[in-house]
The RNA shown here (transfer RNA) has 72 nucleotides and comes from Porphyra purpurea. Taxonomically the source falls in Porphyra (Eukaryota, Rhodophyta, Bangiales, Bangiaceae). It matches the Rfam family "tRNA". Rfam's curators write: Transfer RNA (tRNA) molecules are approximately 80 nucleotides in length. Their secondary structure includes four short double-helical elements and three loops (D, anti-codon, and T loops). Further hydrogen bonds mediate the characteristic L-shaped molecular structure. tRNAs have two regions of fundamental functional importance: the anti-codon, which is responsible for specific mRNA codon recognition, and the 3' end, to which the tRNAs corresponding amino acid is attached (by aminoacyl-tRNA synthetases). tRNAs cope with the degeneracy of the genetic code in two manners: having more than one tRNA (with a specific anti-codon) for a particular amino acid; and 'wobble' base-pairing, i.e. permitting non-standard base-pairing at the 3rd anti-codon position.
RNA sequence: GCUCUUAUCGUCUAAUGGUCAGGACAGUGCUUUUUCAGGGCAUCGACGUGAGUUCAAAUCUCACUAAGAGUA
Numbered sequence: 001g002c003u004c005u006u007a008u009c010g011u012c013u014a015a016u017g018g019u020c021a022g023g024a025c026a027g028u029g030c031u032u033u034u035u036c037a038g039g040g041c042a043u044c045g046a047c048g049u050g051a052g053u054u055c056a057a058a059u060c061u062c063a064c065u066a067a068g069a070g071u072a
Base pairs, nucleotide, nucleotide: 001071002070003069004068005067006066007065010025011024012023013022018055027043028042029041030040031039032038048064049063050062051061052060
């Protein structure tokens, strides 16, 4: 250089083009307990960037960025 794969809450992980983008752990508040731990209830928080297709894009297409694999 070329080809391929991946990119979603703080972390891990789902999501037939039509979901309020779901779940677990973590965080925060309340509660339970003499306290801690643990439990219960609630809450917080995400689609790498930019374009395109479409009535509608996390999902399809292109470019870029980042990570990884292969190739000479």
RNAcentral holds the sequence, with entries from ENA.